[in-house]
Context: one part of a larger RNA
RNA sequence: UGACGGGGGUCCGCACAAGCGGUGGAGCAUGUGGUUUAAUUCGAUGAUACGCGAGGAACCUUACCUGGGCUAGAAUGUAUUUUGACCGGCGGUGAAAGCCGUCUUCCUAGCAAUAGGCAAUUUACAAGGUGCUGCAUGGUUGUCGUCAGCUCGUGCUGUGAGGUGUUGGGUUAAGUCCCGCAACGAGCGCAACCCCUAUCCUUAGUUGCCAGCGGAUAAUGCCGGGGACUCUAAGGAGACUGUCUGUGCAAGCAGUGAGGAAGGAGGGGACGACGUCAAAUCAUCAUGGCCUUUAUGCCCAGGGUUACACACGUGCUACAAUGGCCGGUACAGAGGGCCGCAAGCCGGCGACGGCAAGCUAAUCUCAAAAAGCCGGUCUCAGUUCGGAUUGAAGUCUGCAACUCGACUUCAUGAAGCUGGAAUCGCUAGUAAUCGCGGAUCAGCAAUGCCGCGGUGAAUACGUUCCCGGACCUUGUACA
Numbered sequence: 001u002g003a004c005g006g007g008g009g010u011c012c013g014c015a016c017a018a019g020c021g022g023u024g025g026a027g028c029a030u031g032u033g034g035u036u037u038a039a040u041u042c043g044a045u046g047a048u049a050c051g052c053g054a055g056g057a058a059c060c061u062u063a064c065c066u067g068g069g070c071u072a073g074a075a076u077g078u079a080u081u082u083u084g085a086c087c088g089g090c091g092g093u094g095a096a097a098g099c100c101g102u103c104u105u106c107c108u109a110g111c112a113a114u115a116g117g118c119a120a121u122u123u124a125c126a127a128g129g130u131g132c133u134g135c136a137u138g139g140u141u142g143u144c145g146u147c148a149g150c151u152c153g154u155g156c157u158g159u160g161a162g163g164u165g166u167u168g169g170g171u172u173a174a175g176u177c178c179c180g181c182a183a184c185g186a187g188c189g190c191a192a193c194c195c196c197u198a199u200c201c202u203u204a205g206u207u208g209c210c211a212g213c214g215g216a217u218a219a220u221g222c223c224g225g226g227g228a229c230u231c232u233a234a235g236g237a238g239a240c241u242g243u244c245u246g247u248g249c250a251a252g253c254a255g256u257g258a259g260g261a262a263g264g265a266g267g268g269g270a271c272g273a274c275g276u277c278a279a280a281u282c283a284u285c286a287u288g289g290c291c292u293u294u295a296u297g298c299c300c301a302g303g304g305u306u307a308c309a310c311a312c313g314u315g316c317u318a319c320a321a322u323g324g325c326c327g328g329u330a331c332a333g334a335g336g337g338c339c340g341c342a343a344g345c346c347g348g349c350g351a352c353g354g355c356a357a358g359c360u361a362a363u364c365u366c367a368a369a370a371a372g373c374c375g376g377u378c379u380c381a382g383u384u385c386g387g388a389u390u391g392a393a394g395u396c397u398g399c400a401a402c403u404c405g406a407c408u409u410c411a412u413g414a415a416g417c418u419g420g421a422a423u424c425g426c427u428a429g430u431a432a433u434c435g436c437g438g439a440u441c442a443g444c445a446a447u448g449c450c451g452c453g454g455u456g457a458a459u460a461c462g463u464u465c466c467c468g469g470a471c472c473u474u475g476u477a478c479a
Stems, first nucleotide, its partner, number of pairs: 001479002003476003007473007015463002019426005026317008034308002042053002064303007076126004082120003088103006106117004128292002131290003137286002139281003142277001144275001149188006155164003168179003194269004199237007209226002213224003240263001243257001244255004319419001323378007335366003340359002344355004385416001390411007432455007
C1' cells in the first nucleotide's frame, strides 16, 4: 500500500421487512448428471453451467458408431505429362458411394502444319484434420456492476515503499455539486450529446382518414370530392428547480404551491472506466507450437446424438365454480408474405383437399385477437374438473415419418383435491393474467427464445437482522 475480520462508523440495492404470485408434491416438455450403449459426437459446471452454444438432430445437418469404398485426395491455383476425352446415354454389379464394360464425341482461326481456348488426365508444389493445448494467443463474451470508482502531470511531503490531490463538513442516483484544505490542474468513467415514448405546432395528403356537401347501395369511404380529424413522417416547440414560499454561506433540500400533456433524471433503450476470476471459447473465425498423412483426411449406406432403475435445474398443463361446456356479441398492437400470403366458392365432422380473385402490399392477404360482455347449462363429485397414456382410422410436409415429425377424428380417461424442509421473481402500466406475431424453417418435436398489445393489482413502518456493494477508520503472525 492492499486484502481480510463472527472490529467500528456512514450509506445504498426487491438485500431484508411489508405484500402479490410462484418453484419444491403430480403429469408432460426441455436441458444436465448418472447409468447404459457399437456410438449414445463435442463444449458449458457455485454465484457467472444446466429451454446454455443449438434462432429448428427423420436423410442432410453430424463432428460419433458399424459397414462399404478413395489415396495428390471432396475444393482452388501454378507448372507439367498425355489425350479428345470427360460430361452424357446404355448395360452389369452394388444398400449407396463407387467399380467394370460399352456407345457417341470438343470449340475458334487456318488449305495444312500449327496456335489459342475448353475439358479431363499424369507428375510436382501449395493439401486436409470439428486432432491436442483457451495455462502459448488475437478477436469476442460473462461477472463484480451502470457499482462510482480508476489514474496522471507539476508542486509539496517522507531516508524509502509511499502519501497528498481523491481526506474533512454538507449534498447527490453519481469522485454530482458546494464550502474548506499544500495543493493546482488534467484524463478514463458519471451526466449530457443518440434512439423510442408522453403534449402541441408547421409542412405534406396516397394505398391512410371522412367532419361538412353531393351521389349510389340490402350494406360498406363504395363513388365525386375534402385536409377538418385520426394517422403517417420530416422539421420544430416544450422541462431548466425557470417561477413562488420555507430553509441553507453555498450546493441543495422540502411543499396536496402555481402554471403545464409532462416536475425535479418524466418513462424505456443503446451506452459497461482501471481492473478481477491463468473465468469462457483453438468446435464461429483467425493463429504459434505439437500430433496425424493409404489416415486423426475424403466419399457413401444404415444407425446414433431421441437410450432409461434413477437424481437435479428450467418450464408448460392442472388439481376447478373468480370455474368447465354451449350459443351470441365487442375492442388491439407489432410483424410476415412471389420457392410466398391467399379472399371467395365447392367437398370433408375435422386436420385438409379442389377451383380460384387480389397482392412484390398503409391498397390484397395471414387474421379468428383472447381474456371481456350477454344468455343457457353443470352443482362440489376424482366430476361435464384434469388431460397423461393407449387403440383405431386419417391429413400434411418430404426421395423417405420403423427407429424418430406435427396435426385431425372417434374411443380410452392415468396421476393430480394447492404441494415437507427449503427456495425464486416482482415497487406500476410493474406483478399477475389474456391472446397475437416473428426469426430459424420442406415439415416439426416451440410449452423455448425475441417482440407486440388487452385487462390490470397489493405493499414498502423501517434498516435491528440475512446477502452483495461503496466510502472513512481500526487490528493483523496474510501478500

Small-subunit ribosomal RNA, 3' major domain from an uncultured bacterium, 479 nucleotides, folded computationally. The full RNA is in RNAcentral, with records from ENA and SILVA.